[in-house]
């Protein structure tokens, strides 16, 4: 000095004026026997984020007429090992990808429990199969040789004809081998040599890779090394599932408490014990009436054996009990609310995540909803003009995202810029 | 401030064991008509809200994000 990779940290800083919100206290005025409350006025402290956001996850905290136990049903995490309240977070490892490195990435458990899908192409798509191709046997045809017998007078040469002749050559057909090659697909039942076969093939061998087993090393996930086996076990579980763990449900508009209204009001469903009232049919009886079956389920009684959780039992809670709609009444004050898994400085442990100790510190809060605006000087910029001594001066110009609403840990998403520490790789120089 | 649901052609909406992106209006051209509605043939129109990851393949299954709707208070 070029180029990268990983962590941190800041989020202009000093100051005036004028406003806001909240806090405590002083006067001073209403107020009151006094307090208390209310206003005003000067002065005094504090006043937004690293993400306050998305509400994705976890947890504090609060509340349920039933958060006990348990079963189902649902959601949730998933290599180890540890950190933490808790975790789908974090650290540390191992694995496998990816980079010369530094280092980054991964929902990373099961597919030899089962069920399911694998569109299109292809012969096959999950159990094997066999389109083309290579080999082997027969059988037809045919070329070719051979041998025979005829014929061109005879040799020679030729032609034609037949052979249960040819480890002969082509062509097609059946059967039968094979899975080296071709060709399709995301994927085709271990890769590569060499041998070896009719042709091939783990058929044999070496070397990789793969599976069992043992030994050695670590808490473990795993590594290494040996043996032994010729290789079976395709992919998809962010498809059903399996296997292991963890989860009650709601959410500060939870809740609590003071004050006001108003109709403690209807109307539907679920459970529910006995008798009556009530509805239907039946029998006797002219008739009131009795009686018998059934139906129904709050109307009026008694009980508690009802009823609140699907089951169980124990305690309770309502007296019929539970769910849902509609309907009436307020649209006020307090509290819950910031002392906390809290900041900071030093010291210890741990590789880290974290944890432990000593000592300081008080730190935003309303309820439509404060934290703003205007100037001043500084600093900052791959910013624009101008002026030169080409690097500085002076002028303008910018300065993201984005804003608490019960609180914390995280994650993830936005974000102008700058400043710091380590590591790498590559040039160069000493 | 917390819950839930949704986003697919211009509009209205379907779409499931993941494998073709469709339907009805509306649009465009032709044809009928003296024009016009109506109607018949044909045809265009889609970042499946955006991004990314699972997979051989994603509207669809998971993650984030940006947009819309929709509900909630207390008292007897």
């Nucleotide at each position: 000095c070029c180029a990268g990779a990983g962590g941190g940290g800041c989020a202009g800083a000093g100051g005036a004026u004028c406003g806001c919100u909240g806090g405590a206290u002083a006067u001073c005025a209403u107020g009151u026997c006094a307090c208390a409350a209310u206003g005003a006025u000067c002065g005094c402290c504090a006043g937004a984020g690293g993400a306050a956001a998305g509400u994705c996850c976890g947890g504090g905290c609060u509340c349920c007429a039933g958060c006990a136990a348990g079963a189902c049903a649902g959601g949730g995490u998933g290599a180890c090992g540890g950190a933490u309240a808790a975790c789908c977070u974090c650290c540390g490892c191992c694995u496998g990808a990816g980079g010369u490195g530094a280092c980054u990435c991964a929902c990373g458990g099961g597919a030899a429990a089962g069920u399911g899908c694998c569109a299109c192409a292809g012969a096959a798509a999950g159990c094997a199969a066999a389109c083309c191709g290579c080999c082997g046997u027969u059988u037809c045809g045919u070329c070719c040789c051979a041998u025979u017998g005829c014929g061109c007078c005879c040799c020679c040469g030729c032609g034609c004809a037949a052979u249960c002749g040819g480890c002969g050559g082509c062509c097609a057909a059946a059967c039968g081998g094979u899975a080296a090659g071709g060709g399709u697909g995301a994927a085709a039942g271990g890769g590569u040599g060499c041998g070896g076969u009719a042709a091939g093939a783990g058929c044999g061998c070496a070397c990789c890779g793969c599976a069992a087993u043992c030994u050695u090393g670590g808490u473990a996930a795993c590594a290494a090394g040996a043996u032994u086996g010729g290789c079976a076990c395709g992919g998809c579980a962010a498809a059903c599932c399996c296997c292991a763990c963890c989860c009650g449900g709601a959410g500060c508009a939870a809740g609590a408490u003071c004050g006001a209204a108003u109709a403690g009001g209807a109307g539907c469903g679920g459970c529910c014990g006995u008798u009556g009232a009530c509805c239907c049919a039946g029998a006797u009886g002219c008739a009131a009436a009795u009686u018998u079956g059934g139906g129904g389920g709050g109307c009026a009684a008694c009980a508690a054996c009802g009823u609140g959780u699907c089951u169980u039992g124990a305690c309770c809670g309502c007296a019929g009990c539970c769910g849902c709609u509609c309907g009436g009444g307020u649209u006020g004050g307090u509290c819950g609310c910031g002392c906390g898994a809290g900041c900071c400085u030093g010291g210890g442990g741990g590789u880290a995540a974290c944890c432990c100790c000593c000592g300081g510190c008080c730190c935003a809060g309303a309820g439509g909803a404060a934290u703003g605006a205007u100037c001043c000087u500084c600093a900052c910029g791959c910013u624009g003009g101008u002026a030169u001594u080409u690097a500085u001066a002076c002028c303008a110009c910018g300065g993201a995202c984005a804003g608490a609403a019960c609180c914390c840990g995280g994650c993830u998403u936005a974000u102008c810029g700058c400043c710091c520490c380590u590591c790498u790789g590559g040039c160069a120089g000493c | 401030g917390g819950g839930g649901c949704c986003g697919u052609a211009g509009c209205u909406c379907a779409g499931u064991u993941g494998g073709g992106a469709g339907a009805g209006c509306g649009c465009u051209a032709c044809g009928u008509u003296c024009g016009c509605a109506a109607u018949g043939u044909a045809g265009a129109g889609g970042u499946c809200a955006g991004g990314g990851g699972u997979u051989c393949g994603a509207u669809u299954c998971c993650c984030c994000u940006c947009g819309g709707c929709u509900c909630c208070a207390c008292c007897a």

Predicted 3D model of RNase P RNA and transfer RNA as a complex of 506 nucleotides. Rfam match: Bacterial RNase P class A. By type it is a ribozyme.